[in-house]
Context: one part of a larger RNA
């Protein structure tokens, strides 16, 4: 000098954009953060014009493995980069073959109970795109090549949407390897599933991943093993560069979800707002027993030098469900708070004296503050007032009509065009306009040298200053105050950290 997720002191007008618990991965009151589908299913309730309509607890499907948070752990194939073979992949796309015949249950509901609650037991009956069996099998799987095994679901007037098998694609993911990836040798030896083989098990898949047997190997001064520290990267800061430091925000990957362990379901988890077990803690209890997990968004306490609102909205973008309308979405879009940062603007402009008053100083002549002020002439950015205009962000969606396609069809459905209606949290916001008025808007640090900027008074090695050198013991440009000056300016200094 530059930089900062900064803090502190003094000061503080406005706007745009961006960022805001770096500490206790400490504990959490309250609300919200993942639902949706009635075009899979029966039932209950309400309304009824008895045609039906609406609501939805339950069964079922899809989604809750995304999105959001945090960086505790991890020195590792975790990450980065470049390769590889022994794999999987819901939804999506392409191609192809099917979508047949039956059956038995069960929730909800009803009845009888238990319990303070959480919840739970028994009984009669009931539906499905829930479950089970048979048939069929081009292709698929297994095979000793003889053969054997295994599917499906309907809704709907049709169209269409689905379902099952198979192949391919796309996307995403699992696995393996080369190289790179902090410090300590005041850590020198480490290793028995250890290293390899055979056979088997297990997995979507290779493999000591696991098991049995056999062999005795494997790693290490090119740093094994141990210890300390740490998420990694694109990047960021600095620097002429080489390099050094760093890993907030944004993006990619990884890991974690009160602590430890485990599996279930599923295309995908060993699952933040799922289950089970154990532990610590908190809460409820009728003492028998139960409930909970903010490292989601707000918010509270604590810790700390220190970090915000228990806000508005799904209008936009994106995501989940749904044919759709639509519903959900603390993702997101906005608003609020704080000069935390960067950038922009303003606090007026012109004129105005041999120069007011006042202050400081003086060699008492004067000099400086100083065109500074006042005065005169203007302007109206910002802010304030008025409420006069007023966007963009909107693409959709619905209705009617036209055209084309599909079709037996002028129904529907799909595509497209026209017309009408309709959707904005921010917000009557940005912006424009009207009116008045210089009115409402300047501080902070420094002035011995480094280093731009000097004098007076007070103090008297005292009080104090200080980044280094050093000032202060009676004329201190170095302490404290005044005047003046210098530098930055809605900031200026100090402290901390990095180069």
């Nucleotide at each position: 000098g530059a930089a900062c997720g900064a803090a502190c002191g003094c000061u503080g007008g406005c706007g745009g954009c961006a960022g805001g618990c770096c500490u206790a991965a400490c504990a959490c009151a309250u609300g919200c953060a993942a639902g949706u589908c009635g075009a899979a299913c029966g039932a209950a309730g309400u309304c009824u014009u008895c045609g039906g309509a609406c609501u939805u607890a339950g069964u079922g499907g899809c989604g809750g493995a995304c999105g959001g948070g945090u960086g505790a752990g991890u020195a590792a194939c975790g990450c980065g980069u470049g390769g590889g073979a022994a794999c999987g992949u819901g939804c999506c796309c392409u191609u192809u073959g099917c979508u047949u015949c039956g059956g038995a249950a069960u929730a909800g509901c009803c009845c009888c109970g238990g319990g303070a609650a959480a919840c739970u037991g028994g009984g009669a009956g009931u539906a499905a795109u829930a479950c089970c069996g048979g048939a069929u099998a081009a292709g698929c799987c297994c095979u000793a090549c003889g053969g054997g095994g295994g599917a499906a679901a309907g809704a709907u007037u049709u169209a269409u949407c689905g379902g099952c098998g198979a192949a391919g694609g796309a996307u995403c993911g699992g696995c393996c390897c080369g190289c790179g990836u902090a410090c300590c040798a005041u850590u020198a030896g480490c290793u028995a599933g250890u290293u390899g083989g055979u056979a088997g098990g297990g997995u979507a898949a290779u493999g000591g991943c696991c098991u049995a047997c056999c062999a005795a190997g494997g790693c290490g001064a090119c740093g094994a093993u141990g210890g300390u520290u740490a998420g990694c990267u694109g990047g960021u800061c600095u620097g002429a560069g080489a390099g050094g430091a760093u890993g907030a925000u944004c993006a990619g990957c990884c890991a974690c979800a009160c602590u430890g362990g485990a599996a279930c379901u599923g295309a995908g988890a060993c699952a933040c707002g799922g289950u089970c077990c154990a532990g610590a803690c908190u809460c409820c209890u009728a003492c028998g027993g139960g409930a909970g997990g903010c490292a989601g968004c707000a918010g509270u306490g604590a810790g700390g030098a220190a970090u915000a609102u228990u806000g508005c909205g799904c209008a936009a973008u994106g995501g989940g469900g749904g044919c759709a309308a639509c519903c959900c979405u603390g993702a997101c879009g906005c608003a609020g708070c704080a000069a935390c940062g960067c950038c922009g603007c303003g606090u007026g402009a012109g004129u105005g004296a041999g120069g007011a008053a006042g202050g400081u100083u003086u060699u008492c002549g004067g000099a400086c503050c100083g065109u500074a002020a006042a005065g005169c002439u203007c302007u109206g950015u910002c802010g304030a007032g008025c409420g006069g205009g007023a966007a963009g962000a909107a693409a959709u969606g619905c209705a009617u009509g036209g055209u084309g396609g599909c079709u037996a069809a002028u129904a529907u459905c799909c595509a497209u065009c026209a017309u009408g209606c309709u959707u904005g949290a921010c917000g009557g916001u940005a912006c424009c306009g009207c009116u008045a008025a210089a009115g409402g808007a300047a501080g902070c640090a420094c002035c011995g040298g480094c280093u731009a900027a000097c004098u007076c008074c007070g103090u008297g090695c005292c009080a104090g200053c200080a980044g280094c050198c050093g000032c202060g013991g009676u004329a201190a440009u170095a302490c404290g105050g005044g005047g003046g000056g210098u530098g930055c300016g809605a900031g200026c200094g100090u402290u901390g950290u990095u180069c």